Record summary: FMN riboswitch aptamer (RFN element) from Arthrobacter sunyaminii, 146 nucleotides, folded computationally. Its Rfam family is "FMN riboswitch aptamer (RFN element)". Rfam links the family to the GO term FMN binding. Lineage of the source: Bacteria > Bacillati > Actinomycetes > Micrococcales > Arthrobacter.
RNA sequence: AUCGUGCUCCGGGGUCGGUGUAAUUCCGAACCGGCGGUUAUAGUCCGCGACCCGCACUGCAGCUCCCGAACAUCGGGAAAAGCGGUGCGGUUGAACUGGUGAAAUUCCAGUACCGACAGUUAAAGUCUGGAUGGGAGAAGCACGUG
Numbered sequence: 001a002u003c004g005u006g007c008u009c010c011g012g013g014g015u016c017g018g019u020g021u022a023a024u025u026c027c028g029a030a031c032c033g034g035c036g037g038u039u040a041u042a043g044u045c046c047g048c049g050a051c052c053c054g055c056a057c058u059g060c061a062g063c064u065c066c067c068g069a070a071c072a073u074c075g076g077g078a079a080a081a082g083c084g085g086u087g088c089g090g091u092u093g094a095a096c097u098g099g100u101g102a103a104a105u106u107c108c109a110g111u112a113c114c115g116a117c118a119g120u121u122a123a124a125g126u127c128u129g130g131a132u133g134g135g136a137g138a139a140g141c142a143c144g145u146g
Base pairs, nucleotide, nucleotide: 003144004143005142006141007140008139010137015029016028017027018026030126031125032115033114034048035047036046037045043113044112052090053089054088055087056086057085058084059083060082064078065077066076067075068074095111096110097109098108099107117129118128119127
């Protein structure tokens, strides 16, 4: 070096106008793009994360009840609205053509397309919310192995 353990830190972006009683939701024009992989750089290739659904296991529990011991206090137990954790499974949007090249659905040119759930005096990728959350992962430090 590699590998292992622990800790610290980082880890999602994006609007103006018009119409209208009312729209950042409609119309017009614009803007944005998590993480790892890839002989060559990716929103649209492969995989992952988050959201949502199911199953299994599991933690904490208001209220209620039982026992010690007796109203209170204390201790133990049962069940339990509700709130989590881990694992597995399901679901989960969208791109082509040409050029260059050893190699690119990743670069260049052209023309396209996609974007969870809930809320809203009018329909949301861009507003508000779950989220000062979570997380794929990135970086660094320490110790050990060597």